Record summary:
A computed fold for a 1556-nucleotide RNA from an uncultured Desulfovibrionaceae bacterium, annotated as small-subunit ribosomal RNA. The coordinates come from a structure-prediction model, not an experiment, and the mean pLDDT is 83. Its Rfam family is "Bacterial small subunit ribosomal RNA".

RNA sequence: AGAGUUUGAUCCUGGCUCAGAUUGAACGCUAGCGGCGUGCUUAACACAUGCAAGUCGAGCGAGAAAGGGGCUUCGGCUCUGAGUACAGCGGCGCACGGGUGAGUAACGCGUGGAUCAUCUACCUUUAGGAUUGGGAUAACAGUGGGAAACCGCUGCUAAUACCGGAUAUGCUCCAUACCAAUCGUGUGGGGAAAAGGCGGCCUCUGCUUGCAAGCUGCUACCUAAAGAUGAGUCCGCGUCCCAUUAGCUUGAUGGCGGGGUAACAGCCCACCAUGGCGAUGAUGGGUAGCCGGCCUGAGAGGGUGGCCGGCCACACUGGAACUGAAACACGGUCCAGACUCCUAUGGGAGGCAGCAGUGGGGAAUAUUGCGCAAUGGGCGAAAGCCUGACGCAGCGACGCCGCGUGAGGGAAGAAGGCCUUCGGGUCGUAAACCUCUGUCAGGAGGAAAGAAAACCUUUUGGUCGAAAGGCCUUUAGGCUGACGGUACCUUCAAAGGAAGCACCGGCUAACUCCGUGCCAGCAGCCGCGGUAAUACGGAGGGUGCGAGCGUUAAUCGGAAUCACUGGGCGUAAAGAAUACGUAGGCGGCUUGGCAAGUCAGACGUGAAAGCCCUCGGCUUAACCGAGGAACUGCGUUUGAAACUGCCAGGCUUGAGUCCGAGAGAGGGUAGCGGAAUUCCGGGUGUAGGGGUGAAAUCCGUAGAUAUCCGGAGGAACACCGGUGGCGAAGGCGGCUACCUGGAUCGGUACUGACGCUGAGGUAUGAAAGCGUGGGGAGCAAACAGGAUUAGAUACCCUGGUAGUCCACGCGGUAAACGAUGGACGCUAGGUGUCUGGGGCUUGACCUUAGGUGCCGAAGCUAACGCGUUAAGCGUCCCGCCUGGGGAGUACGGUCGCAAGGCUGAAACUCAAAGAAAUUGACGGGGGCCCGCACAAGCGGUGGAGUAUGUGGUUCAAUUCGAUGCAACGCGAAGAACCUUACCUACCCUUGAAAUCCCAAGAAUUUUCUAGAGAUAGAAAAGUGCCUUCGGGAACUUGGAGACAGGUGCUGCAUGGCUGUCGUCAGCUCGUGUCGUGAGAUGUCGGGUUAAGUCCCUUAACGAGCGCAACCCUUAUCUUUAGUUGCCAUCAGGUUAUGCUGGGAACUCUAAAGAAACUGCCUGCGUUAAGCAGGAGGAAGGCGAGGACGACGUCAAGUCAUCAUGGCCCUUAUGGGUAGGGCAACACACGUGCUACAAUGGGAAGUACAAAGGGUUGCCAAGCCGUGAGGCGGAGCUAAUCUCAAAAAACUUCUCGUAGUCCAGAUUGAAGUCUGCAACUCGACUUCAUGAAGCUGGAAUCGCUAGUAAUCGCGAAUCAGAACGUCGCGGUGAAUACGUUCUCGGGCCUUGUACACACCGCCCGUCAAACCAUGGGAGUGGAUUGUACCAGAAGCGGGUAGCUUAACUAGAAGCCUGCUCAAAGAUUCGCUAAGUAGAAUUUUUGAGCAGGCUUCAAGAGGGCGCCCACCACGGUAUGCUUCAUGACUGGGGUUAAGUCGUAACAAGGUAACCGUA
Repeated sequence: AGAGUUUGAUCCUGGCUCAGAUUGAACGCUAGCGGCGUGCUUAACACAUGCAAGUCGAGCGAGAAAGGGGCUUCGGCUCUGAGUACAGCGGCGCACGGGUGAGUAACGCGUGGAUCAUCUACCUUUAGGAUUGGGAUAACAGUGGGAAACCGCUGCUAAUACCGGAUAUGCUCCAUACCAAUCGUGUGGGGAAAAGGCGGCCUCUGCUUGCAAGCUGCUACCUAAAGAUGAGUCCGCGUCCCAUUAGCUUGAUGGCGGGGUAACAGCCCACCAUGGCGAUGAUGGGUAGCCGGCCUGAGAGGGUGGCCGGCCACACUGGAACUGAAACACGGUCCAGACUCCUAUGGGAGGCAGCAGUGGGGAAUAUUGCGCAAUGGGCGAAAGCCUGACGCAGCGACGCCGCGUGAGGGAAGAAGGCCUUCGGGUCGUAAACCUCUGUCAGGAGGAAAGAAAACCUUUUGGUCGAAAGGCCUUUAGGCUGACGGUACCUUCAAAGGAAGCACCGGCUAACUCCGUGCCAGCAGCCGCGGUAAUACGGAGGGUGCGAGCGUUAAUCGGAAUCACUGGGCGUAAAGAAUACGUAGGCGGCUUGGCAAGUCAGACGUGAAAGCCCUCGGCUUAACCGAGGAACUGCGUUUGAAACUGCCAGGCUUGAGUCCGAGAGAGGGUAGCGGAAUUCCGGGUGUAGGGGUGAAAUCCGUAGAUAUCCGGAGGAACACCGGUGGCGAAGGCGGCUACCUGGAUCGGUACUGACGCUGAGGUAUGAAAGCGUGGGGAGCAAACAGGAUUAGAUACCCUGGUAGUCCACGCGGUAAACGAUGGACGCUAGGUGUCUGGGGCUUGACCUUAGGUGCCGAAGCUAACGCGUUAAGCGUCCCGCCUGGGGAGUACGGUCGCAAGGCUGAAACUCAAAGAAAUUGACGGGGGCCCGCACAAGCGGUGGAGUAUGUGGUUCAAUUCGAUGCAACGCGAAGAACCUUACCUACCCUUGAAAUCCCAAGAAUUUUCUAGAGAUAGAAAAGUGCCUUCGGGAACUUGGAGACAGGUGCUGCAUGGCUGUCGUCAGCUCGUGUCGUGAGAUGUCGGGUUAAGUCCCUUAACGAGCGCAACCCUUAUCUUUAGUUGCCAUCAGGUUAUGCUGGGAACUCUAAAGAAACUGCCUGCGUUAAGCAGGAGGAAGGCGAGGACGACGUCAAGUCAUCAUGGCCCUUAUGGGUAGGGCAACACACGUGCUACAAUGGGAAGUACAAAGGGUUGCCAAGCCGUGAGGCGGAGCUAAUCUCAAAAAACUUCUCGUAGUCCAGAUUGAAGUCUGCAACUCGACUUCAUGAAGCUGGAAUCGCUAGUAAUCGCGAAUCAGAACGUCGCGGUGAAUACGUUCUCGGGCCUUGUACACACCGCCCGUCAAACCAUGGGAGUGGAUUGUACCAGAAGCGGGUAGCUUAACUAGAAGCCUGCUCAAAGAUUCGCUAAGUAGAAUUUUUGAGCAGGCUUCAAGAGGGCGCCCACCACGGUAUGCUUCAUGACUGGGGUUAAGUCGUAACAAGGUAACCGUA
């Protein structure tokens, strides 16, 4: 990187297919080992069993038992077990890890941002704190209910559980001031924290002498700020298919105010407004987890998302919330549903898409393993516990990688297999055998790394502390391995245990044999198989890969076959019927600015893994580790300013306006005109008219046609008229008027990019058609009749209605075509024509603008062709295409009155369908030309009889072949036997003939017997030749086996030979040139010829095979020669004869030459080739005839001439013999012969040939016979002899048109000859017989000059047997105007859908089978919409009921404390008294505080009830979709069905498009 496949070949278009890589694969065959990976893609189906999430006693209360020890009065007690187990309260975890991909088309995912709109347990840092109170509750105990699950009641109790108060840096709420502010600041007020535990110590303090409330360490706790991590939310961009899904939306879009959340927000609510989304694809439907990546690819892309990693979603189905930092929670809760299980029927339990495993489904996917040793996770201070995460092992070639199945030597190239040209080749150094080695597997022994942390012991430094001790750091030692006695190492033994699979026609590496015989089968595509299959099956051999190999499925590639890179649209698929125009896309010159696109730099990000590079670790590799690069992207930022864009300004060339001018079937309306057709009226006039290929229907004596006059009416406008004009297209044609559109030219004044294109949209749109109303002359679907025809629902004819015309409306299609979208610019010209302008020298002039044609340059194109009117070179925009059929169909939608239009599939099926050009062939295409091709002639065939061949039939056999021309008097130049191949019968089996071997014998000849014979038997004669004496050669007989033999098959396996086109003029090559190529040119054209014969022209120049010539015969002459031929002259002789001598002249014979060449003349012609005429000549234009047959065609003929491959037979399909058959006979055909008669028959007479044959032969004379013939035997190996007579002809006679004096078949009789033999089955002779036949229908054959016709002669074959065949001569015509037609052929050209080539191709209905599909009364399911009912659990709200430890404020009682008061008592002090004072105490009262009990209340909570929302469910009614359905519609496919013949050629009526 390409290849195969459309064709006879080519090029192009275009599809299909293959080679490559890959896979979570499966299946088939096979299988030694190891490493690393990987393994339910299906039923998000259902699950038995076990395990997969716990942990903490250093948070808390409680707390066994077994066992053991002790004691015992034997009842028990006590210690231990043990503060252990189990369970509970509490904390943390259970939101991770693990699984799956159902849902999801979405901010789900990816990427980049935002979060001034957020949260974040555990962890880190910083700052601060850690106060004071309170009431409960589980466990437990008691008791009750229940089958169980479990639950209720009463009572007790703890906390790091719960609650109140204090404190408050932050935080938060309210008010207020500043402030633009949902920012922030200030002030005031309100709200809101905490938990301890463990260890150690005695420095301080207290008690007191080891404790704590103290100190200290660790840890936990609270608040705040920050970090880290994780999470939430929002946004830009990207993210599949369907438009046969086009409109969607009511919390919908926004606002204001609330609610709600961690947080923004219609997230929710009330009110207000009426928005929002959508062709840049909303809504709907289908499908789908997304990504890093993976596969593929050069890349861009395409496909994919298993394993690994990130995100999301889900956890039986649906709904819901709770807890919590985080869930609306896989191994939690509640409800509903389905399913399964338990049940005492009351009620309960469950959720493997965790790891194993089971059933099921399926083509298909593993162990109910080991271990926490490592890594990681949870809890814990830690030890540790838990961990189906994970690490390992097991199973599977499922994948990748590595290794092995041995190495070296070894030729008698063994045996054996296979093939064979029989020589040999090959498997093949392969094996055996010899010498080695030892990987793997096996046995034995040894033996790692994975282990270091934590922990324990120990050591150093730092830090806190009073110390102890803790923390950080550090030293040394100890402890711990599932895998596993594994990797690895050593050793033992032994080549010992270890190779398959696919393929071998081409693509595609690799070939033979056998079997089979369009069967069995193969096949990826093309295609193989019908008797020689490299294609089926087997074998041998080979090729490829190799513990695998193939197949199937799937993806990418090749496929530039959806084309961004990187395609197209005249004819292949494809330009919309045309225009206007919306959105959109694109857009002139110039200046300035901006910086969106663009470009550059920097920064961030682009996870890891993977890919790539380098290095490293497993012996290597796969695999793994490290580093780098890359991640082409996104974002931010800085800069640049050419281009695009945007803003602003200017310009005039694009575009437009204005003025002037001329051209035009441009459009519309109205009016007018003449010619013609038809009809009506009238006149003239008479028998036809009309129509056709020919006719008929039809019209006409009731007066047509024809003709004249007049009238009516409708439609269309001759000539001019033109590859002329106008219009966007459709289209437009008498004349006039009016209204009106556009283009063009000239002028340059104005505007200043105002432009181009154009999805949707709108308008116009031939004919046919539809509606309503008119009109209707001609024409004319339908229809009728007449013809034609096999038929003729056609073509032709006669009629004829819609329609054609008008008005108004609809419809919207055409081969609506230049099969060519529009606009602009650029790129040689020439020549017509239309309409304008300019110039001068006024013209057949020059020039310019716009149209319209032709030819052409460059260029393009597959070619054809296009070519300034592009299909060239470019820019812009739109439309359209992607194999053929199915099919412009179905369904759906939409438009329409309908017809129908627009839009527009799939299943299924094929390997093609197609474009252009080429060569042929063909044409009921054209042109030119030729031929006994027709015509003009002559004679036949077809009718009769007969001969012969064939078909058919028959038969024991009628042997076989030949079958249009080109089989049929052919093979067969000759069937009685033989031939002979066939049939019947009888025989032989190494054979009738060949080679080799052995034995015997000469060979050979004769006779006899049996038999139909082959044959068998017997007898006799005979004893050879050569010899080195061994024997040999030939022959015969017998024997064994190799082999013979085959007219058995295949002519479609072949050679050779032959026929035919066709004696037609063709068929090719080299070089060159042209063309991409097949091919073309040459070879065409103009002349000419019998001819591709020659000449001229010419991108051709030459050449070959053919033609012609050379060869033979014949026509003339010459020379030579002169017997067997000849005989002019001379001589002889005969009845006669070259008979004889002689001659060599002539004829002739047979050798060699000559001669004819358009050479000469005239004319024509290009002066050529040549043609016409003429002269001369025996012959004149190839003189006549023959032989000679190009490249090729027909699978033509022949295997039965011969040869030959293969197959078949081998006591027969071979061989021999006898007889029969090839000869049959209702019939049909071909080819001949003889006739039908007077140009004849008969009789008689009389002439003239040529060419052949002859010794198993021709046979003379003579004789015999009517004759065939016989007898005879001369001559002849032949110019000598003989066959041998030529016959028609000619002369005379006869017959007189008749079935005859024609004709001779048939038959009878008698013969002859050949032959072993004429019965089947010969020829001939004689006599007799005397059939059909009186010139032959349709049709058809031969012949152009010494020909036809006619007449005889000969020969081959052959014993005999021609009417056939092949030759020979005799007599001897007619006609050819000519090329229209028939047939065949040649050349040129044209069309083609043919190439097996017109005997081609090919269409449709019907009939049959099968397949998929549309419609279909309906039926069944699934999704979903709308309306309504319903409403579990839950959350939210409300609340008359029930209920309630903590908080609030009370009441009553009691208790305690304090204070006050009063009274009393005691003591003290002062005192005479006294009382004042002090203290203590008692009682009472009051107050305050606290507590307890009870009561009642509030706040708050719970239960209940109600409301809102809402899952399941239900009712009604739709949409979409799937399956199915009596019947029905078309479609497709299918070697040999029916009917026709539509198309391809002028396809026999040109075809095709639209319409009815």